[in-house]
About this RNA:
This is a predicted structure of a 93-nucleotide RNA (Glycine riboswitch aptamer) from Megasphaera paucivorans. Its Rfam family is "Glycine riboswitch aptamer". Rfam's curators write: This family represents the bacterial glycine riboswitch. Rfam links the family to the GO term glycine biosynthetic process. The RNAcentral record of the sequence draws on Rfam. Its mean pLDDT, the model's own confidence on a scale to 100, is 76.
RNA sequence: GAAAUUAACUCUGGAGAGUCCCUGGUGGGAGCCGAAGGUGUAAGGAAUGUUAUAUAUUCUCUAUCUCUCAGGCAAAAGGACAGAGGUGAUGUA
Numbered sequence: 001g002a003a004a005u006u007a008a009c010u011c012u013g014g015a016g017a018g019u020c021c022c023u024g025g026u027g028g029g030a031g032c033c034g035a036a037g038g039u040g041u042a043a044g045g046a047a048u049g050u051u052a053u054a055u056a057u058u059c060u061c062u063a064u065c066u067c068u069c070a071g072g073c074a075a076a077a078g079g080a081c082a083g084a085g086g087u088g089a090u091g092u093a
Base pairs, nucleotide, nucleotide: 004090005089006088007087009085010084011083012082013081020029021028022027031073032072033071037069038067040065044060045059046058047057048056
């Protein structure tokens, strides 16, 4: 110390589902959504066992798949993800 990788930050875009019903109030009830977070799992990979293979067992793995625990169902807020910006760290040529 280019490129590249990575962490947070700023800006922009960003879906779905009821301004549901009952109640004077307090509150209660059913329905629905998946893109904060979280759960589970296939394929794959690794290991053990076996002369070897098969089978079996264990571990690992991520998802926009799954579950709806959490969260959400007017607006606002939030929002996976995408683009841009500079900053920090690592860092090869």